RNA sequence: GCGGAAAUAGCUCAGUGGUAGAGCAUCGCCUUGCCAAGGCGAGGGUCGGGAGUUCGAAUCUCCUUUUCCGCU
Repeated sequence: GCGGAAAUAGCUCAGUGGUAGAGCAUCGCCUUGCCAAGGCGAGGGUCGGGAGUUCGAAUCUCCUUUUCCGCU
């Protein structure tokens, strides 16, 4: 330099155009004499950044940032 992949909650990851979800973690309640385990519930995101297409974009297109892989 060229090609490809990834970026979404504190962490690990789903979500292939129509109100952004799960597990773990955090907090509260229940259970217990206490702890752990278990049950129920709550908070937490403007989806890496910018622009475009569309009635509507995490999703499609373009530019860009970072990381990883391959080629030279």

About this RNA: The RNA shown here (transfer RNA) has 72 nucleotides and comes from Halomonas salinarum. It matches the Rfam family "tRNA". Rfam describes the family as follows. Transfer RNA (tRNA) molecules are approximately 80 nucleotides in length. The prediction has a mean pLDDT of 82.